This is a predicted structure of an 88-nucleotide RNA (c-di-GMP-I riboswitch aptamer) from an uncultured Gammaproteobacteria bacterium.
It matches the Rfam family "c-di-GMP-I riboswitch aptamer". Gene Ontology term of the family: cyclic-di-GMP binding.
RNA sequence: UUCUGAUAAAGGCAACGCUCCCGAAAGGGAGUAGACGCAAAGUCACCGGUCUAAAGGGCAACAACCCAACGACAGCGGGACUACCGGA
Numbered sequence: 001u002u003c004u005g006a007u008a009a010a011g012g013c014a015a016c017g018c019u020c021c022c023g024a025a026a027g028g029g030a031g032u033a034g035a036c037g038c039a040a041a042g043u044c045a046c047c048g049g050u051c052u053a054a055a056g057g058g059c060a061a062c063a064a065c066c067c068a069a070c071g072a073c074a075g076c077g078g079g080a081c082u083a084c085c086g087g088a
Base pairs, nucleotide, nucleotide: 002088003087004086005085012038013037017032018031019030020029021028022027036075042081043080044079046078047077048076049073050072051071056067057066058065
């Protein structure tokens, strides 16, 4: 440096729940409690996928319904960057 990850060692992250806040929502942030799991469950929205549908458009008396990210998900998959320890 590359590949790899166990029955090792030191550790790390934190699902779900509850409270408050942001948001139209998806979802996010903080706290609390507690571990579903993760060898990158560290970071990035480049590609695919999934979720939401405020604005906009269609329909429409209102509502409802349909289309649709410029929104979101990195703990959906791929990819990029960085990284502890061990093995080859």